[in-house]
Formats: sequence, structure tokens, C1' cells
RNA sequence: UGAGCUCGCCGGGCAGUCGCCGCUCUAGGUUCUUGUGACCUGGAGGGGAGGAAAGUCCGGGCUCCAUAGGGCAAGGUGCCAGGUAAUGCCUGGGCGGCGUGAGCCGACGGAAAGUGCAGCAGAAAGGAAACCGCCUAAGCACCUUCGGGUGCCGGUAAGGUUGAAAAGGUGCGGUAAGAGCGCACCGCGUGACUGGCAACAGUUCACGGCGAUGGUAAACCCCACCUGGAGCAAGACCAAAUAGGAGUCCGAUGGCGUGGCCCGCGCUGGACUCGGGUAGGUUGCUUGAGGCCUGUGGUGACGCAGGUCCUAGAUGAAUGACUGCUCUCGACAGAACCCGGCUUACAGGCGAGCUCUUUUU
Repeated sequence: UGAGCUCGCCGGGCAGUCGCCGCUCUAGGUUCUUGUGACCUGGAGGGGAGGAAAGUCCGGGCUCCAUAGGGCAAGGUGCCAGGUAAUGCCUGGGCGGCGUGAGCCGACGGAAAGUGCAGCAGAAAGGAAACCGCCUAAGCACCUUCGGGUGCCGGUAAGGUUGAAAAGGUGCGGUAAGAGCGCACCGCGUGACUGGCAACAGUUCACGGCGAUGGUAAACCCCACCUGGAGCAAGACCAAAUAGGAGUCCGAUGGCGUGGCCCGCGCUGGACUCGGGUAGGUUGCUUGAGGCCUGUGGUGACGCAGGUCCUAGAUGAAUGACUGCUCUCGACAGAACCCGGCUUACAGGCGAGCUCUUUUU
């Protein structure tokens, strides 16, 4: 210089005017239950979306319902250790894969319990195979110039061919030709030992010729562990009416309507008490596993101690509009009970650490 990796941060700025939603203080008024009350009208001050507020995919808090305990079923998770309120998240480690590297990625338990599945090609595809090729030692038959030849019976996984995958690899010996058939080295398996909490590892030792034990479990299954259900429209409180219910007492010789009145006809109770509860209102509601700073323990996630800060709370649901100046001209997108994660979207910019390449010193 160029190309990259990892982590952290920002997400136009300033000023003015008019609005919108809460909060605090305050002036006046109304009301009755006379209070730090409620409501109405003003004044002043201060606050008002995000890193993802999103998807609603996990984990919790909170609330109601259910629940003695255990098992089955169903669903989920799945290397090891730790962190945490908890997790399928995070951290560290192991193993495997990718990258020259910084680093990145991995549903990563069990196929030596059982069942299932595997297109095409190929001779043969799972206690797997003689298509081509190679061989003719043994046995049998025939021929023979007696060297051997031909055929049969066969042997052979070294070579070729197919495939994602073909029966451990290389070499030497061996053989008729071959073959872990034998041996050496490498690989593999089992056991021991050593290191490590463990996963696991090894210039270690011993044993095993290695068709043991092929693949597939986001196929059934086996093993281990986890999981009760519904969700703030949860739930709690107050509580209208010409609504409706129950009880007690009274009335039925009543009351209301029609009508001038009676008869008639039609309709119908009154008072008090009580809970339930619709409309509506209040609450739940934002101080929380909270943020920031410092110290400290830990490789780290994170924990502990001290100090400091208060930072939206609506319910047809606010956070907007206009103007001026300015810059690099501004992406994805908007709370709705609250947190911790994950995933997805995102114009552009800033900082820190590290890697590779080229050149120079």
C1' cells in the first nucleotide's frame, strides 16, 4: 500500500413557533364523604420510542385455574465443564470441517439391542461379487514330435470397468496365479497406563490380522435429562338504568289505561333488604433479575462491594407540523404487562485490537 478478521459505538445537528400524551408545583371555581379528596378552567416547570420498539421462535417474572406421590403417553433437548432467575442462550474447553492466516462453522448421545431404507450405474451394495483380465500347481479326459498342448473341474479380489461408497495402505517375502497367507512400517480396534473435574488426548505398553465394527437415528427406535394449562382481552376493585334475580313485609275490596261516570275490557304489583353483574370507571402500569461509574474475584460468561441516576405509560390509543441555519443530505423501522436471549431488516459513519500480501528501513 492493498485485501481481510473480530469486538464496541453512533443512527443527522442547532434554534424558534404552534400542537399532542403523561407527571410535578400552583391560582380560581364546583361538589360532599370536609380530604395531602374528586372534577372543571388557567399559569409555571420538567419528561416523551428502538437498536432492532419487529418476528412472537425460546426462557423467566407476574396473575388466575389445576395439582398427595408415582407411572404411562405426548412434546422438546442432546460432546464436556461452567455462568444464569431460567433457557434451545452465553462463556471456556474437546472433537470434526473450512481458511495461507486473524478467525469462522457444526441437531456433535447410541448403528458391537431390534426394525426399516438406499435411485441410476455396475459382474457384485451388506455376514456382498468372478464381467473383462490373470493362473493351470493338484485331479480327470484326449492328443503328443514326450518339450508339452487342448478341454473339463476349478483357483484368484493384484490389475481394468461402475459408483457417493467395492472389502485397510505401502513395501518385501510368498505363490501356478493370488490373497494379512507371513513379516516390517503406517492406519484401525480392544484393554491397561499416564494427563485432564470431564469431553478427550498420547513419539507409552500389551493384545487382535482387521469381512471384526459399511452408511442412514431433523427414519422408527434405545438411553439420559427437561416440560401442568391459560395468558394483562391475565387478574383485582368500584358500579348506572324505565335491564334482570332472590328474600321479607304489605296489597290483591289495590294500582294504571280506556271513559264524563258505573259496568265491562285490557294491563299491572308496592316498599325495604341482599348479593351477582352489563355499560362505564379505577387498578394491574412501570423502580426493574434496572442503567452508569469505580474497586475487586474469575481465562471468560459472570459474581460481589461501594457510589450515583430515575429514563414514555397511552386505551381510538401521544411523540407531529412549519420556519431558519448547517453538514457527509440521513437506512430499517414505531412502545401497549415487564425482563433475558435468538432470528430477521438496516443508508451511512466512527473507534480499538489482530491477520495476510508487496515494498522500504
The prediction has a mean pLDDT of 75. The RNA shown here (Bacterial RNase P class A) has 361 nucleotides and comes from Marinobacter nanhaiticus D15-8W. It is recorded under the gene name rnpB. Lineage of the source: Bacteria > Gammaproteobacteria > Pseudomonadales > Marinobacter > Marinobacter nanhaiticus. RNAcentral holds the sequence, with entries from ENA.